This is a predicted complex of two RNAs, RNase P RNA and transfer RNA, with 406 nucleotides together. It holds a member of the Rfam family "Bacterial RNase P class A". By type it is a ribozyme. About the family: Ribonuclease P (RNase P) is a ubiquitous endoribonuclease, found in archaea, bacteria and eukarya as well as chloroplasts and mitochondria. Its family is annotated with tRNA processing, dimeric ribonuclease P complex and ribonuclease P activity in the Gene Ontology.
[in-house]
């Protein structure tokens, strides 16, 4: 210098003038009507509505089945999620990613190619038999070739040729023990197994754990309006996947659906910003940063975006700065 | 503000249990037919399956996130 990785920070500052929303106080007015003073007024994402919760309603409680979600360890947390670690994978590296239990419970699938795709398998080759030579029969998974994937590798013994068939070493799996660690796990030792069984569970499934539904347009109160209207359905109805029990409401009405009629205002919920889906701004000056023209200076630009019940996360959009680190090149 | 749903050719839609080269109709282009046009016939082009990741040997299809569009409510 170039390319990159990680972490953190800011979201232009000050002053003047004019203006907007909310609140308090004072004066004023038929009337928060008007005036004055003071206080206060967007974000790191207010966004997407992707998760979780508070809160509200469905009267309340329980059981079974179904359905859905999650799935290494430790800690934090109400939960989502976060931090650190372990394991696996990727990158030259700094570092990054992972829905990361079980495939020796069972079922399914593995196209094309290939002889064979999971109870292995005989196309070529090799060997034996057979034949004049073939054909044919048998053995064989060491070699060839196919594929994403072919049942461990090397050497030897063995054999007609071969093969964990057997032996040694390496590798693997399981069990036990030891060491380190809170743990996941890592390292080591012994024994057993000729090797124990291809992949896929973001296929069904098994195991463990968790989960009722709707959402502030929830919901409550006041006012206004009105005829508790017509038709159809179910017979009791009620949590909203299904069934059942307790329970609650109802006693000739209850519930559901469709159509029609009336009303469609206010307050609370609602906030130390806060609703009327409506405010939070504009201009000028100085300074800050960047770019361009030119070297006195001038001009332009300063992102993404804007609360609507609240809170905790995730993801996405986006300007600038700082620090640390990695790789490559060059110079000394 | 809250909830639900869709995205495949220019338009409207298929695409089965993940599999070899993603199809159909209309439209578009060229040619034939006609004196000419329409209709008709033949041939052809046209696709980042909205985008980005993940699972898998393999993704339009399965999973996650993002983007765009549509519908509903008091």
């Nucleotide at each position: 210098c170039a390319a990159g990785c990680a972490a953190g920070g800011a979201a232009g500052a000050c002053g003047a003038u004019c203006g907007c929303g909310g609140g308090a106080u004072g004066c004023u007015u038929u009337a928060c009507u008007g005036c004055a003073u003071c206080c206060u007024g967007a974000g790191g994402a207010a966004a997407g509505u992707c998760c979780g919760g508070a809160c509200u309603c469905c009267a309340g409680g329980g059981a079974g089945c179904a359905a859905a979600g999650u799935g290494c360890c430790u800690g934090g947390g109400a939960a989502a999620c976060c931090a650190g670690g372990c394991g696996a994978g990727g990158g030259u590296g700094a570092c990054c990613u992972c829905a990361g239990g079980g495939a020796a419970a069972g079922u399914g699938c593995c196209a094309c190619a290939g002889a064979a795709a999971a109870u292995a398998g005989a196309c070529c080759g090799c060997u034996g038999g057979g034949u004049a030579a073939a054909a044919c029969c048998a053995g064989u998974a060491a070699g060839g070739g196919u594929g994403a994937a072919a049942a461990g590798g090397u050497a030897g013994u063995g054999u007609a040729a071969g093969a964990g068939a057997c032996u040694a070493c390496c590798g693997g799996u399981a069990u036990u023990c030891c060491u380190g660690g809170u743990a996941a796990c890592a390292g080591g030792a012994a024994u057993a197994c000729g090797c124990a069984u291809g992949g896929u569970a973001a296929a069904c499934c098994c195991c463990a754990c968790u989960u009722g539904g709707a959402g502030c347009a929830a919901g409550g109160c006041c006012a206004a309006a009105u005829a508790g209207g017509a038709c159809a359905g179910u017979u009791g109805g009620g949590a909203u996947g299904c069934u059942c029990c307790c329970c609650c409401c109802u006693a000739a009405a209850a519930c559901u659906g469709u159509c029609g009629g009336g009303u469609u205002g206010g307050c609370c919920g609602c906030u130390u910003a806060g609703a009327u889906a409506a405010a939070u701004g504009a201009u000028c000056g100085u300074c800050a940063u960047c770019u361009c023209u030119u070297u006195u200076a001038g001009a332009g630009a300063u992102a993404c975006a804007g609360a609507a019940u609240c809170c905790g996360g995730c993801u996405u959009a986006u300007u600038c700065c700082u620090u640390g680190c990695u790789u490559g090149a060059g110079u000394u | 503000g809250g909830g639900c749903u869709u995205c495949u050719a220019g338009c409207u839609c298929a695409g089965u249990u993940g599999g070899u080269u993603a199809g159909a109709g209309c439209g578009c282009g060229u040619c034939c037919c006609u004196g000419a046009u329409a209709a008709g016939g033949a041939c052809g082009a046209g696709g980042u399956c909205u985008c980005u990741g993940g699972u898998u040997c393999g993704a339009g299809u399965c999973c996650a996130g993002a983007g765009a569009g549509g519908c509903c409510c008091a």